Overview:
The prediction has a mean pLDDT of 86. A computed fold for a 343-nucleotide part of an RNA from an uncultured bacterium, annotated as small-subunit ribosomal RNA, central domain. The full RNA is in RNAcentral, with records from ENA.
Context: one part of a larger RNA
RNA sequence: CUGGGCGUAAAGGGUUCGUAGAUGGUCUUUUUUGUGAAAGGUAAAAUGUGGGAGCUUAACUCCCUUAUGCUUUUUAAACGUUAAGACUUUGAGUAGGAGAGGGGAUAGCAGAAUUUCACAUGGAGGGGUGAUAUCCGGAGAAAUGUGAAGGAAUCCCAGAGGCGAAGGCGGCUAUCUAGAUCCAAACGGACGUUGAGGAACGAAAGCAUGGGGAUCAAACAGGAUUAGAUACCCUGGUAGUCCAUGCCCUAAAAGAUGAGUGUUUGUGUUUAGAGAUUUUCUAGACGCCAAGUUAACACCUUAAACACUCCGCCUGGGGAGUACGACCGCAAGGUUGGAACUC
Numbered sequence: 001c002u003g004g005g006c007g008u009a010a011a012g013g014g015u016u017c018g019u020a021g022a023u024g025g026u027c028u029u030u031u032u033u034g035u036g037a038a039a040g041g042u043a044a045a046a047u048g049u050g051g052g053a054g055c056u057u058a059a060c061u062c063c064c065u066u067a068u069g070c071u072u073u074u075u076a077a078a079c080g081u082u083a084a085g086a087c088u089u090u091g092a093g094u095a096g097g098a099g100a101g102g103g104g105a106u107a108g109c110a111g112a113a114u115u116u117c118a119c120a121u122g123g124a125g126g127g128g129u130g131a132u133a134u135c136c137g138g139a140g141a142a143a144u145g146u147g148a149a150g151g152a153a154u155c156c157c158a159g160a161g162g163c164g165a166a167g168g169c170g171g172c173u174a175u176c177u178a179g180a181u182c183c184a185a186a187c188g189g190a191c192g193u194u195g196a197g198g199a200a201c202g203a204a205a206g207c208a209u210g211g212g213g214a215u216c217a218a219a220c221a222g223g224a225u226u227a228g229a230u231a232c233c234c235u236g237g238u239a240g241u242c243c244a245u246g247c248c249c250u251a252a253a254a255g256a257u258g259a260g261u262g263u264u265u266g267u268g269u270u271u272a273g274a275g276a277u278u279u280u281c282u283a284g285a286c287g288c289c290a291a292g293u294u295a296a297c298a299c300c301u302u303a304a305a306c307a308c309u310c311c312g313c314c315u316g317g318g319g320a321g322u323a324c325g326a327c328c329g330c331a332a333g334g335u336u337g338g339a340a341c342u343c
Stems, first nucleotide, its partner, number of pairs: 004314003007297002012311001014201004021194003025087005034079001035076008048066001050064005091191001093187002096183003103177007110154001115149007125136002162169002206247006216240001220236004258310006266288009292299002316343003325336004
């Protein structure tokens, strides 16, 4: 390589869009390129395969046999292909009607709470812990009341619930905007699927510039604990956390399960729509299970079942996701990615 695999043993790309490529509904005619059949040519000898013979045997030597390749001619036309046409069609789509939703962007608004400040009441403690102490407090703290400022996050509703391609999304209102579902069947007529490269998006942390800074809080300081304590606990506290713009491009980016299509027992719950309220249908989200699958655990119409199409990836552990090179990045670093050696 082939083969075999990828939930947990090595292995699904973080996600989507999409180029080339691969692959692809029904019917009619067509081509004969793939495909099938028949006949011929060629594939030197030696070597090799299989059978046999000869040197006592073997090695060795000799004889016979053997190629699925390439190519020419003839032929078949089911399937794929080529070309043309059709489909009042079931895939994909457009228009129509309906409701659902924390989908996205921008602007405005609201009420609790934390903190700080001002004033008033008050008068010795408060805070914190396993227990302390650092810390705050007669320069009046804590507690209570009134007022103000400012930033961030939105109690209940809330759910096995909803939406989104993923990351993710939760106060209210308005504007702009994307997608999905259901109903019906008007238009149109295979326009589909996947997708190497490529492009876009991509939590948190981090970076750049400018704002903002309430809370929390790496670093740091102090107090405890301890044999020590560069920690866990406590008191503080700066980057950061927030906004705008531009980078970074990684996560146990997980369902550790790529996308699409079709087929296959049941049962209970739930979301959205339709039907007629009874039993149902479609599209999702869950729980338990049959056949089947699985090394087992488990999965089971949302498959890890049965099949097909396309992509990605794996091939003992360490060395190592390292070195070198290349590309990207302001940097941090990222992507690609070995070998020696060793067990």